A computed fold for a 74-nucleotide RNA from an uncultured Alphaproteobacteria bacterium, annotated as transfer RNA. The sequence was found in a public genome assembly. Rfam family: tRNA. Rfam's curators write: Transfer RNA (tRNA) molecules are approximately 80 nucleotides in length. Its family is annotated with triplet codon-amino acid adaptor activity in the Gene Ontology.
RNA sequence: UGCGGGGUGGAGAAGCGGUCUAUCUCGGCGGUCUCAUAAUCCGCAGGUCGCAGGUUCAAAUCCUGCCCCCGCAA
Repeated sequence: UGCGGGGUGGAGAAGCGGUCUAUCUCGGCGGUCUCAUAAUCCGCAGGUCGCAGGUUCAAAUCCUGCCCCCGCAA
């Protein structure tokens, strides 16, 4: 430098133009239970979907540029 894959709550992952408000697991907080802790069960908070533009009635999703991570080739 080129090509490919990826960036989504604190962590890991789904989502592939609308069906509804971005969903699930773990974690956090509060409660339940217990002599107590863990587990169980119930509830809550936390995301401007890497950044900036564009297309569209409508974008996490499509297009362009840039940033970062992984791999391949020079």